[in-house]
RNA sequence: AACGGGGAUAGCCCGGCCGCCUCGGGGACGGCUGUAACCCGCGAACCCUCGACAGCGGGGGGUGAAACCGUGGAGGCGCAGGGCUCUGUCCCGGCAACCCCUCGCCUGGACGUGGACCUGCCGUCCUCCGGGGCCUUCACCUCGGUGAACCGGGUCAGGCCUUGACGGGAGCAGCCCUAAGCCGUGUGUGGAGGCGUUCGGAGGGUCGCGGCGGCGAGAAAGGGCAGGGACCUCUGCCGGUUCAGGGCCUUUUGCCACUCCACGGUGUUCCCCGUA
Numbered sequence: 001a002a003c004g005g006g007g008a009u010a011g012c013c014c015g016g017c018c019g020c021c022u023c024g025g026g027g028a029c030g031g032c033u034g035u036a037a038c039c040c041g042c043g044a045a046c047c048c049u050c051g052a053c054a055g056c057g058g059g060g061g062g063u064g065a066a067a068c069c070g071u072g073g074a075g076g077c078g079c080a081g082g083g084c085u086c087u088g089u090c091c092c093g094g095c096a097a098c099c100c101c102u103c104g105c106c107u108g109g110a111c112g113u114g115g116a117c118c119u120g121c122c123g124u125c126c127u128c129c130g131g132g133g134c135c136u137u138c139a140c141c142u143c144g145g146u147g148a149a150c151c152g153g154g155u156c157a158g159g160c161c162u163u164g165a166c167g168g169g170a171g172c173a174g175c176c177c178u179a180a181g182c183c184g185u186g187u188g189u190g191g192a193g194g195c196g197u198u199c200g201g202a203g204g205g206u207c208g209c210g211g212c213g214g215c216g217a218g219a220a221a222g223g224g225c226a227g228g229g230a231c232c233u234c235u236g237c238c239g240g241u242u243c244a245g246g247g248c249c250u251u252u253u254g255c256c257a258c259u260c261c262a263c264g265g266u267g268u269u270c271c272c273c274g275u276a
Base pairs, nucleotide, nucleotide: 002275003274004273005272006271007270008269011063012062013061014060015033016032017031018030019029023051024049025048026047027046038059039058040057041056042055067266068265069264070263071262072261073260074259075258078255079254080253081250082249083248084247085246086245087244088243091240092239093238094237095236096235100229101228102227104225105224106223107222111218118214119213120212121211122210123209124208125204126203127202128201129200130199131198132197133195134194135193136192137191138190139189140188141186143184144183145182146181152177153176154175155174160169161168162167
């Protein structure tokens, strides 16, 4: 010197990557992925920065001359991208079914020779025009009633005036009559409006009901099957499409925790014992 054992110290480790941020790097934050494995203080509108893969300041643990770093390669969890596919959803298109229209067949048998189904005409319904009827209202007329304190008429008790007297005169109330007016009734005429009304005419409508006629034996509803048509609101199927999510693949695209390999660089200290 070398090797083995013990002790000590330096060292190393106590995470890494991506995004965001930044002139750049690191911290915070978000995501992914590891380890046996840290703690306290500081800050995000911020902090640090020897421009170096290093948070700043303080403490602790593990390991320990081990290691650390760089380059290249392999494997590889996964992420993004891509491809295929599935599910839901928005919208679009097509088809089918239901509903609807139509046709055929089967069934059914209300009703029907006291005449069905079908069919022709008419009425029932609506509009307009004209004649009548009715009702309401207005005007006029007829009739009845009422109707004037005085300023209308008649008659005027009482009272008044007048006269010697007979008598005469004016005249209130009352009564009778009447004008205007008012009320009512009736009839008629005219105007206006209306109609649970009628006749005639013109036009329209007609599912139903009725009347008359034609025909002469079937036949309505309902049910089933099949064909054709129409439609896409709902339902189902198919296709496309928007958005979201899931699964699989990714030899070929990009990034990468983690593991391994090769090469290179730095480092490989001190003390004690033993071996030959």